[in-house]
This is a predicted structure of a 1475-nucleotide RNA (small-subunit ribosomal RNA) from a metagenome.
The sequence is in RNAcentral, with records from SILVA.
Rfam family: Bacterial small subunit ribosomal RNA.
RNA sequence: AGAGUUUGAUCCUGGCUCAGAUUGAACGCUGGCGGCAUGGCUAAAACAUGCAAGUCGAACGCGAAAUCGACUUCGGUCGAAAGUAGAGUGGCGGACGGGCGAGUAAUACCUUCCUAACGUACCUUGGGGUCAGGGAUAGCUCACCGAAAGGUGUGGUAAUACCUGAUGACCUCAUUGAGCCGCAUGGCUUAAUGGGCAAAUGCUUGCAGCCCUGAGAUCGGGGAAGGCGCUAUCAGCUUGUUGGUGAGGUAACGGCUCACCAAGGCUUAGACGGCUAGCGGGUGUGAGAGCAUGACCCGCCGCAUCGGGACUGAGACACUGCCCGGACUCCUACGGGAGGCUGCAGUAACGGAUCUUCCGCAAUGCGCGAAAGCGUGACGGAGCAAUGCCGCGUGGAGGACGAAGCACUUCGGUGUGUAAACUCCUGUCAGGGACUAGGAAUUCUGACCCGUCCCAAAGGAAGGACCGGCUAACUUCGUGCCAGCAGCCGCGGUAAUACGAAGGGUCCAAGCGUUAAUCGGAAUCGCUGGGCUUAGAGCGUGCGUAGGCGGGCCUGUAAGUAUCUUGUGAAAUCCCACGGCUCAACCGUGGAACCGCAGGGUAUACUGCAGGCCUUGAGGUCGGUAGAGGUCGUCGGAACUGUAGGUGUAGCGGUGAAAUGCGUAGAUAUCUACAGGAACACCUAAGGCGAAGGCAGACGACUGGGCCGAAUCUGACGCUGAGGCACGAAAGCGUGGGGAGCAAACAGGAUUAGAUACCCUGGUAGUCCACGCCGUAAACGAUGCGCACUAGAUCCGGGAGGUUCUGACAUCAUCCGGAUCGAAGCUAAAGUGUUAAGUGCGCCGCCUGGGGAGUACGGUCGCAAGGCUAAAACUCAAAGGAAUUGACGGGGGCUCACACAAGCGGUGGAGCAUGUGGCUUAAUUCGAAUCAACGCGAAGAACCUUAUCCAGGGUUUUGACAUGCAUGGAUUAACCCCGAGAAACCGGGGCCACACCUUUUAGGUGGAACAUUCACAGGUGCUGCAUGGCUGUCGUCAGCUCGUGCUGUGAAGUGUUGGGUUAAGUCCCUUAACGAGCGAAACCCCUGUCGUUAGUUGCCAGCGCGCCUUCGGGUGGCGGGGACUCUAACGAGACUGCCGGUGUCAAACCGGAGGAAGGCGGGGAUGACGUCAAGUCCUCAUGGCCUUUAUGCCCUGGGCUGCACACGUGCUACAAUGGCGUGAACAGAGCGACGCGAUACCGCAAGGUGGAGCAAAUCGCACAAAUCACGCCCCAGUUCGGAUCGUGGUCUGCAACUCGACCACGUGAAGUUGGAAUCGCUAGUAAUCGCGUAUCAGCUAUGACGCGGUGAAUACGUUCCUGAGCCCUGUACACACCGCCCGUCAAGUCAUGGAAGCCGGGAAUACCCGAAGUCGUGCCGACUCAGGCAUGCCGACGGUAGGCUCGGUGACUGGGACUAAGUCGUAACAAGGUA
Repeated sequence: AGAGUUUGAUCCUGGCUCAGAUUGAACGCUGGCGGCAUGGCUAAAACAUGCAAGUCGAACGCGAAAUCGACUUCGGUCGAAAGUAGAGUGGCGGACGGGCGAGUAAUACCUUCCUAACGUACCUUGGGGUCAGGGAUAGCUCACCGAAAGGUGUGGUAAUACCUGAUGACCUCAUUGAGCCGCAUGGCUUAAUGGGCAAAUGCUUGCAGCCCUGAGAUCGGGGAAGGCGCUAUCAGCUUGUUGGUGAGGUAACGGCUCACCAAGGCUUAGACGGCUAGCGGGUGUGAGAGCAUGACCCGCCGCAUCGGGACUGAGACACUGCCCGGACUCCUACGGGAGGCUGCAGUAACGGAUCUUCCGCAAUGCGCGAAAGCGUGACGGAGCAAUGCCGCGUGGAGGACGAAGCACUUCGGUGUGUAAACUCCUGUCAGGGACUAGGAAUUCUGACCCGUCCCAAAGGAAGGACCGGCUAACUUCGUGCCAGCAGCCGCGGUAAUACGAAGGGUCCAAGCGUUAAUCGGAAUCGCUGGGCUUAGAGCGUGCGUAGGCGGGCCUGUAAGUAUCUUGUGAAAUCCCACGGCUCAACCGUGGAACCGCAGGGUAUACUGCAGGCCUUGAGGUCGGUAGAGGUCGUCGGAACUGUAGGUGUAGCGGUGAAAUGCGUAGAUAUCUACAGGAACACCUAAGGCGAAGGCAGACGACUGGGCCGAAUCUGACGCUGAGGCACGAAAGCGUGGGGAGCAAACAGGAUUAGAUACCCUGGUAGUCCACGCCGUAAACGAUGCGCACUAGAUCCGGGAGGUUCUGACAUCAUCCGGAUCGAAGCUAAAGUGUUAAGUGCGCCGCCUGGGGAGUACGGUCGCAAGGCUAAAACUCAAAGGAAUUGACGGGGGCUCACACAAGCGGUGGAGCAUGUGGCUUAAUUCGAAUCAACGCGAAGAACCUUAUCCAGGGUUUUGACAUGCAUGGAUUAACCCCGAGAAACCGGGGCCACACCUUUUAGGUGGAACAUUCACAGGUGCUGCAUGGCUGUCGUCAGCUCGUGCUGUGAAGUGUUGGGUUAAGUCCCUUAACGAGCGAAACCCCUGUCGUUAGUUGCCAGCGCGCCUUCGGGUGGCGGGGACUCUAACGAGACUGCCGGUGUCAAACCGGAGGAAGGCGGGGAUGACGUCAAGUCCUCAUGGCCUUUAUGCCCUGGGCUGCACACGUGCUACAAUGGCGUGAACAGAGCGACGCGAUACCGCAAGGUGGAGCAAAUCGCACAAAUCACGCCCCAGUUCGGAUCGUGGUCUGCAACUCGACCACGUGAAGUUGGAAUCGCUAGUAAUCGCGUAUCAGCUAUGACGCGGUGAAUACGUUCCUGAGCCCUGUACACACCGCCCGUCAAGUCAUGGAAGCCGGGAAUACCCGAAGUCGUGCCGACUCAGGCAUGCCGACGGUAGGCUCGGUGACUGGGACUAAGUCGUAACAAGGUA
């Protein structure tokens, strides 16, 4: 000192959370010792038991007993015990000490003062005194009452108890006089006269007392000022109240009390009321200011079961005294009594929670006493509790390339780890033993504590939390949105460093964590030290009261202010220094500090106060001036609607399209006249005016304010403004008018799934006027008012000047107002910027996370609607502002594409083929699903393929296949034969291989193989959402990026935008950018033209030969030839190169020439960054999981071909541009040895027989077909069409039943051009025609991939549909529109408001009753006194009554919050589809 968390990312605002310190704590796990502290925070609820206040014989009178001794008449007596114990009278003390915090918001407390308005026992000190008498009474005795507590009577007794008298220095009262002093009343000193007041003795004979009276000390009483919580949703309170006079009362002032008089007193500087609370020194935290707190220790106050009261006394209205009343508890003989732990222990209760019924008066202190001493739960100690702070220990040194165990592992190793073991050593604490200085000053006295020495032995002594980020510390296994974690963010749905465990690690340590609480961080209430345009926040606007603040000069004063000084600010605490316990905690001594308050002196700059002067602030005066400023009245035209009349005829009106509506009873249209109400076009805006709301036809009347000029007057008269008052759009309300148009509600018509809307036709309040309410708006510049200062530029409105001889124009300077751009500055940015959101000053208002909520309750205003004021529970971790990049828009611009349009041909209708869905099935294996699944994987399902998909069988469980180890041993495998079986397979027989060596008819060895066993194999089983690879798609679209620089706080931007151009981010120009990369293009292949080279199997013009010949010729067969075609290698060619035009002197485009080809010539290959968790685990590879006598492997048969149906892709057609028949012509590219197969012959044909040639430019497949020529058909379900079915065949194959193709004959279905919708194609293309190939025994191929033949039409164009690119824009989206998101209803949970009532608490008021008691009165008491009886005022408790206030509960009811997948719609975010 900061950190995490809103976003895709950024900056800001803002809340939440964390790291720190602390505690009278509690809980969890753990726990060795000692020192010092601390320990009922809850029930001021209740208490058993013991103790906590006594003492004095030197104040007084009495006065035992046990026991012992002596004597005895044995009954007792005497002595000692003993003048003891004991009670009583009397004195002092029980008002201190100790406890607690209920009450108390001021009669308290704190600080400083005052008391001339007071008291003070004991103590100190000064002065004076202590004389003479008297009568009682307790105790005691006797008698009696009562259960007890206790009481009554008789007799007699003492005092330092009580009473009378005397004396009076002094004191006191009254009167008179003098002096001095004070802040007023007044005080002090002194003189005279008169009145009043005292005593106590005791003993040890010098001590202790006693009385009067001064002073002091101490402790108190009373008063003043300032300070000391929350609340205005408490705004008025008060009748002894405020004051006076008099009296009473008190130690003393005082309404303290009473009588009378007056009507005052307090209060927004918060009275009165409500809630809470003991206050301070201090304590915790904090840099401080503050904030929180008031345990322990000290000071003060209050209280003592609850309430009231007085007595005694120096002192009390008295914790362990008295009286009364209430509640509660106990005793009782029922008549009556007793009691008060908020003292120390302790009990039970409450609670998360807090100790021993201990020892001692040895120390310190207190009471009494002359003293010894006695008493003391004050106190000193011990005990219990890790409750806190502090200290110590649980061992120290050595000890391995490093044991074991455990964990991890890439299987090599690594970690735990010098850690252990082991060796050597030490002795704190605990344990045992022995001893005795100190705490004792001080003769005596130690409850308790401390000290010294010795012994033994590493022995008895370590845990807790954490390890995703914040925050130091990581791996494995288990689990699988489960169990769980979590302070915040968040982890967990099969590879979890976040759950649980283990290993390892980190941090603390006799503790460690958690919870609770305070401060801090939080500048997050901001005095120090914040803000208010858009994040929360400027009152809608003005006038103005209190208050706050206030121009220049002079004088005085000294309140504020500054400085010096004095008193005080208790001690303890904190801080510093020194010292004492071995250190520390702890303690002692001294200092500083206590930031404060009060008195005095000095200063006078500033502020205040008082006085005087001034003019610049402010206002007045005079002269001008602009204006929708306001109120009232009068007038006007256009438009509209209505009424009347004329003309006129079938429609009008309205919409996206319609309909409702109006109209033949005459509308709409048009003309004329009249009526009515509202609003004032153009001028008119960058305009003007007003405090704001707001203000617009013209004119008049009345009236407010501004600005400019003059420098004429006053002389600070000013600014702001809590409350207050006034004004205040629209809508709304009341009363009365008015009502043309418009138009909520309402009605109808449409739209729609619905349409209580948007659109249309109508239409009432209302809109208008007068008067009165309401008092709110996005009342906005989302920007309070005033003053001053701080660059400019431009424009507009209002005024008055200068320049020019004058005027216009122009220009210059100036004041006020309205705007735009912009420097500096400010701002999170956007922006603002002399009209500040800059820099300052003054004053007011307002804000403090989002929701709940501008809501509830209360108050107040209002006729109502409602306004103003204004919470809480609960809930979330965000809510928000500005800007950025994307994506998206039923936003905009530019551009492109067979995207549309223009065309040609199809699909969708039929039949069939094929794929898919569905259905079916024992099974119909699996995958693919918009484009980008569906003639797709499959370039060939009868068996095989083929997948356990189904039925069944089997095997073998080391396996159909691979590798290795071990054992056996020459058997086996292959081949042949036989048997069972559907086969796989099993059983039997025969046969005997290979390599090496050797002694070669053969033997040996070895591996392979076989058998057995173990490792393992195997899986088309799952996960394409764990993956690699490959592929599709956007898209052959033109994009996607980087380096450096620059801009921006930053995300980012720039570059890549702009102007042109292109097929293209293609190129050019501009340019804070300059360059570069991946894409585009080019390079590559095919094709189109030419050339060169090379000619065999290709070619044959010319020359020759052979063969055939209809004598025209034909035939590459041969010699030859390279001319041509062709083949296949290398070159040339095309580059906007040339010309003209356009264009920015550009890129480029248009036209032309030449050329085989012209602007990319045509086609192919080639696919950027990325998107779709796209597809594929069934091509292959692969992590994980699953399986292992099975989900592996083998076999037979079936299925994948199943058929009410739906869809996709195709084929064939529906016919005459055709069909059929006959004849004739012209390709290219392929393929061929398990092959292609010619000529020939057979068969109608499929095909068969046969086998020449050919491993192919040679031979074969192989006749190309459309086309052409001729003929027939004549528009029909046909000589179209060929489905379906029957019969007979052919071929392949082990085998064509399920389930092949083909041929022949016969049969001859639907179908006559196809609804909505939809597909392909821009030239050698579409359309149409055939040919070939792969797969393959054969083939369901009409498919796929290729090849050539014939060969069009159309494109004006880019409005629209679809998709794409770039730029701008809006956004509440970022999983990115298949987004986000709102409200009702339904379900669950929670808190809360209202509510008929019901219940309880609090403080008062009025009345009734009236204990004790003070004061008073009357009677009795022989006078007086004490006392008794009765009674008056006051009076606690209690009762009654009506209200106030707070809380609980309450059928029902209102909204609110929250809750993965409920219902209905679609309101908002894009122009969100009606902004």